[in-house]
């Protein structure tokens, strides 16, 4: 003084991400649930089967119609505070903890490791979910940031537009250390 390496720090991408016993609204639902009334007539419940352990039930369960009364969460939308930019989200695998008790499967939350996506959006499949809302995977399309590479335009210099590509283990800017000269 530096193409290139290696650690640290701070940044950008925008309808950006995610958290929240915040606040208010729609849905959930005139549903569950509990009460009476009629039917009915022996099983039913507790996540799924399997065994157990236990509650109702001939004082009529479960079931079905009718009448009263009447929630709730999980999800959305606004706004608000708070973390942020592998923000975060999803698979598969190992372990924990809960759902009466084991065995099994399964639904939640949670550690760990490993792969996978740059990001939003707009359709399609499919699964979820009361739901057309919203969400999750997956193809799919343009769009947008960022870096290459090519081509034009321009400035003392920074740059701008247009086409292909690529991925975030990326990119940009600083500082350090090591390497070169």
């Nucleotide at each position: 003084u530096g193409g290139a390496c290696g650690a640290g720090u701070a940044g950008a991408g925008g309808c950006g991400c995610g958290g929240g016993u915040g606040a208010a609204c729609a849905a959930g639902a005139g549903u569950a649930c509990c009460c009476a009334g009629c039917g009915g007539g022996a099983g039913g419940c507790g996540g799924a089967c399997u065994g157990g352990c236990g509650c109702c039930g001939a004082g009529g369960a479960u079931c079905g119609c009718u009448g009263g009364c009447g929630a709730a969460a999980g999800g959305g939308u606004u706004c608000c505070c708070c973390g942020c930019c592998g923000a975060a989200a999803u698979c598969g695998c190992a372990g924990g903890a809960a759902g009466c008790c084991a065995g099994c499967c399964u639904u939640c939350c949670u550690u760990g490791c490993g792969g996978u996506u740059g990001g939003g959006c707009u359709g399609a499949a499919u699964g979820g979910g009361a739901a057309c809302a919203c969400c999750a995977u997956u193809c799919a399309g343009a769009c947008u940031g960022u870096c290459a590479u090519c081509u034009c335009c321009g400035u003392g210099a920074u740059g701008g537009a247009g086409a292909u590509g690529g991925a975030g283990c990326g990119c940009u800017a600083c500082u350090c250390g090591g390497c070169a000269g």